[in-house]
RNA sequence: CGUUGCAACAACCCCGUGGUUUGGGCGUAUGCAAGCAAGUCCCUUUGCCCAGAUACGCAGUGAAGCCACUGCAACA
Numbered sequence: 001c002g003u004u005g006c007a008a009c010a011a012c013c014c015c016g017u018g019g020u021u022u023g024g025g026c027g028u029a030u031g032c033a034a035g036c037a038a039g040u041c042c043c044u045u046u047g048c049c050c051a052g053a054u055a056c057g058c059a060g061u062g063a064a065g066c067c068a069c070u071g072c073a074a075c076a
Base pairs, nucleotide, nucleotide: 002075003074004073005072006071007070013062014060016069017068018067019066020065021064022063023061025058026057027056028055029054030053032052035048036047037046038045
């Protein structure tokens, strides 16, 4: 240096570090569905609320991967 396995250290246990992908959670914004209210002769308009969606953000995301690294052990 390489390969394989592992995480002692941890404010119960589990959790080595950083980055990243997919998915999940929470928050904010947008407000195109539905609903409600008001106005309008009607078409329709305005407001509220807001599923889903989209964007952005948050985090021990106890989900699954990938890359690099720290430490321990074994092997070559």
The RNA shown here (nadA riboswitch) has 76 nucleotides and comes from an Acidobacteriaceae bacterium. Its mean pLDDT, the model's own confidence on a scale to 100, is 82. The sequence was found by an Rfam model in a public genome assembly. It matches the Rfam family "nadA riboswitch". The family's RNA type in Rfam is small RNA. For this family Rfam cites "Structure and ligand binding of the ADP-binding domain of the NAD(+) riboswitch" (Huang et al., RNA, 2020). The source organism's lineage runs through Bacteria, Pseudomonadati, Acidobacteriota, Terriglobales and Acidobacteriaceae.